[in-house]
């Protein structure tokens, strides 16, 4: 140095063909129990790695970095 795959909520990942983000587990209230735990119900919490370009409209095309994993040299 070059190919490929990745990057979304604290943490693991979704979002399949452009119409605006969503699951589980974790946090914090509330009910249940003498207490704890399970269980229910409710909330917080994301400028979607960055810039730039297409589009009326981008997490999603396209195009430059930047970060991680992988492979070849």
């Nucleotide at each position: 140095g070059g190919g490929c795959u990745u990057g979304u909520a604290g943490a693991u990942c979704a979002g399949c063909u452009g119409g605006a983000a969503g699951a589980u587990c974790g946090c914090c209230g509330c009910c249940u129990u003498u207490g704890c735990a399970a269980g229910g119900c409710g909330g917080a919490g994301g400028c979607c790695u960055g810039g730039a370009g297409u589009u009326c409209a981008a997490u999603u095309c396209c195009c430059c970095a930047c970060a991680a994993g992988u492979c070849c040299a």
Transfer RNA from Methanimicrococcus sp. OttesenSCG-928-J09, 73 nucleotides, folded computationally. Taxonomically the source falls in Methanimicrococcus (Archaea, Methanobacteriati, Methanobacteriota, Methanosarcinaceae). The prediction has a mean pLDDT of 80. RNAcentral holds the sequence, with entries from ENA and Rfam. It matches the Rfam family "tRNA". The family's RNA type in Rfam is transfer RNA.